[in-house]
Context: one part of a larger RNA
RNA sequence: CUGGGCGUAAAGGGUGCGUAGGCGGUCGAGUCAGUCUGACGUGAAAUCCCGCAGCUCAACUGCGGAACGGCGUCGGAUACUAUUCGGCUGGAGGGUUGGAAGGGGGACUGGAAUUCUCGGUGUAGCAGUGAAAUGCGUAGAUAUCGAGAGGAACACCAGUGGCGAAGGCGAGUCCCUGGACAACUCCUGACGCUGAGGCACGAAAGCUAGGGGAGCAAACAGGAUUAGAUACCCUGGUAGUCCUAGCCCUAAACGGUGCACGUUUGCUGUAAGAGGAAUCGACCCCUUUUGUGGCGAAGCUAACGCGUUAAACGUGCCGCCUGGGAAGUACGGCCGCAAGGUUAAAACUC
Numbered sequence: 001c002u003g004g005g006c007g008u009a010a011a012g013g014g015u016g017c018g019u020a021g022g023c024g025g026u027c028g029a030g031u032c033a034g035u036c037u038g039a040c041g042u043g044a045a046a047u048c049c050c051g052c053a054g055c056u057c058a059a060c061u062g063c064g065g066a067a068c069g070g071c072g073u074c075g076g077a078u079a080c081u082a083u084u085c086g087g088c089u090g091g092a093g094g095g096u097u098g099g100a101a102g103g104g105g106g107a108c109u110g111g112a113a114u115u116c117u118c119g120g121u122g123u124a125g126c127a128g129u130g131a132a133a134u135g136c137g138u139a140g141a142u143a144u145c146g147a148g149a150g151g152a153a154c155a156c157c158a159g160u161g162g163c164g165a166a167g168g169c170g171a172g173u174c175c176c177u178g179g180a181c182a183a184c185u186c187c188u189g190a191c192g193c194u195g196a197g198g199c200a201c202g203a204a205a206g207c208u209a210g211g212g213g214a215g216c217a218a219a220c221a222g223g224a225u226u227a228g229a230u231a232c233c234c235u236g237g238u239a240g241u242c243c244u245a246g247c248c249c250u251a252a253a254c255g256g257u258g259c260a261c262g263u264u265u266g267c268u269g270u271a272a273g274a275g276g277a278a279u280c281g282a283c284c285c286c287u288u289u290u291g292u293g294g295c296g297a298a299g300c301u302a303a304c305g306c307g308u309u310a311a312a313c314g315u316g317c318c319g320c321c322u323g324g325g326a327a328g329u330a331c332g333g334c335c336g337c338a339a340g341g342u343u344a345a346a347a348c349u350c
Stems, first nucleotide, its partner, number of pairs: 003322004007304002012318001014201004021194003025088007033081002035077008049065006091191001092188003095184004103177007110154001115149007125136002162169002206247006215241002220236004258317006266295011299306002323350003332343004
């Protein structure tokens, strides 16, 4: 010496489950494959390196040594890895009890509001803007009262609060269903971690078929503004937004931070549990666990900042980066109804 990296400079896969593979707690015994070691055989010659010598020197040549980093056979060692057998309980899983939650799916129900329809009262305006106009209204609008229809979303509670792997999830009740957490330490006995391929899920928009359509609103039409105004503002308004079934598979899918495990000073808030002290009982208080925030020791960092929820110190496994542009493009493959997605260059140029 045996690359360096990935919060913001290029670089963490959108997320999970999991196949192969890689890696793997603790004790004892066996084997001796890896590993270490001894001997022997082999590793042609030339070449290379070192020494000496021969051509007047050198190139060149000759002799000797070293080297040939390797392979094989036999013997030995047994700490580590491997493997076989037998144990252990701290990892992992299970059991019992218990509380919390917008976790998922289905059904039913509710009130406020917007719009529309019908009826009553009532009369000339309403709506809109910076100002206007388009628009609505004497066929009676706006306003107000009553009745009804229909769709979508659930004010307050609401909180750097909760739940979920992520996307995401918020009215109420019931049914079905998943996960996390705490206490007990009863059971199994390493059953574990990661995960190329693979499979599943995956906001919004978009697509297919059938419904639905209140409000909102791409496109579109009109009115304004303006030099123009294919915009911003206004009046309308169709896809769409909603439901069922099936596709699409992408996002600043972000904590711009892969997953798992271990170790490393603290202070403070909050959610949910458990224990203790105290109390008539509770609250406050103390300890502890899991989650979620703020600030900060050491340390790290180019700095900003991170800091027991690490970007600190270590280990295992996966993904990814290697100057800018051309380009996440072309071609080809795979997928898709399409839109397109995914995999993914080069010439050339600086």
This is a predicted structure of a 350-nucleotide part of an RNA (small-subunit ribosomal RNA, central domain) from a metagenome.
Rfam family: Bacterial small subunit ribosomal RNA. Its family is annotated with ribosome and structural constituent of ribosome in the Gene Ontology.